Context: one part of a larger RNA
RNA sequence: CGUAGGAGAUUUGCGGGGGGCUGACCUUAGUACGAGAGGACCGGGUUGGACAGACCUCUGGUGUAUCAGUUGUGCCGCCAGGCGCACCGCUGAGUAGCUAAGUCUGGAAGAGAUAAGCGCUGAAAGCAUCUAAGUGCGAAACUCGCCCCAAGAUGAGAUCUCCAUGAGGGUUGUUCUAGAUGAGGACGUUGAUAGGAUGUAAGUGUACAGUCAGAAAUGGCAAAGCUGAGCAUUACUAAUUACCCG
Numbered sequence: 001c002g003u004a005g006g007a008g009a010u011u012u013g014c015g016g017g018g019g020g021c022u023g024a025c026c027u028u029a030g031u032a033c034g035a036g037a038g039g040a041c042c043g044g045g046u047u048g049g050a051c052a053g054a055c056c057u058c059u060g061g062u063g064u065a066u067c068a069g070u071u072g073u074g075c076c077g078c079c080a081g082g083c084g085c086a087c088c089g090c091u092g093a094g095u096a097g098c099u100a101a102g103u104c105u106g107g108a109a110g111a112g113a114u115a116a117g118c119g120c121u122g123a124a125a126g127c128a129u130c131u132a133a134g135u136g137c138g139a140a141a142c143u144c145g146c147c148c149c150a151a152g153a154u155g156a157g158a159u160c161u162c163c164a165u166g167a168g169g170g171u172u173g174u175u176c177u178a179g180a181u182g183a184g185g186a187c188g189u190u191g192a193u194a195g196g197a198u199g200u201a202a203g204u205g206u207a208c209a210g211u212c213a214g215a216a217a218u219g220g221c222a223a224a225g226c227u228g229a230g231c232a233u234u235a236c237u238a239a240u241u242a243c244c245c246g
Base pairs, nucleotide, nucleotide: 001152005163006162007161008160009159010158011157015149016148017147018146021049022048023047024046025045026044027043033038051106052105053104054103055102059100060099061098062097066093067092068091069090070089071086072085073084074083075082076081110144111143112142117137118136119135120134168245169244170243171242173187174186175185176184193238194237195236196234197233198232199231200230202227203226204225210221211220212219213218
């Protein structure tokens, strides 16, 4: 820009893409078959491998949010207690998120039309013949079926609702499990959108100060203190006012 008014939703599916792998074991059955040795088709069930998708409950990784321990040095006048720097100084843990080695799921079944092949009926050719007319079965291949995209499918589809008494969209603001930027989602006081506050799952591991015990190191008061990307509550702060298109 188009889809001959403008919008907001929900869709159909022309067409396109993805996927389609395979082992072992049990059973049928030591059956059919075979002198025996051996040993099935068909069908049913279980469990793997590789691959793919999704997810984070579990097992782990990371986790420069966090907590603790600790070395050197400088500083806060000193002690105590802290802070800076040293790869995040080093070390031990670790929530959310992200993640695989973790968890779950998938390949199918089924239908149609077929290939090689196997047939039925059957003439040309009184027989025979799957083929010439007719008709059936038959494969991981083909068309569907499963998953995803999809009406610029210019063949531009369909349904519902709304609007010239203004539907709706944008700017802008608070933002996100969304994101390079656009875009997409949530919210803007008729408000829980983000921050803060309060509480808490969880992490760390028992804070400072004081006091008690001990000669002291140290221990008790103390599952403390700190944190809390998660969860819940709460308008304290900021989403004010407004503008543009139509």
A computed fold for a 246-nucleotide part of an RNA from Porites lutea, annotated as large-subunit ribosomal RNA, domain VI. The organism belongs to Porites, within Eukaryota. The coordinates come from a structure-prediction model, not an experiment, and the mean pLDDT is 88.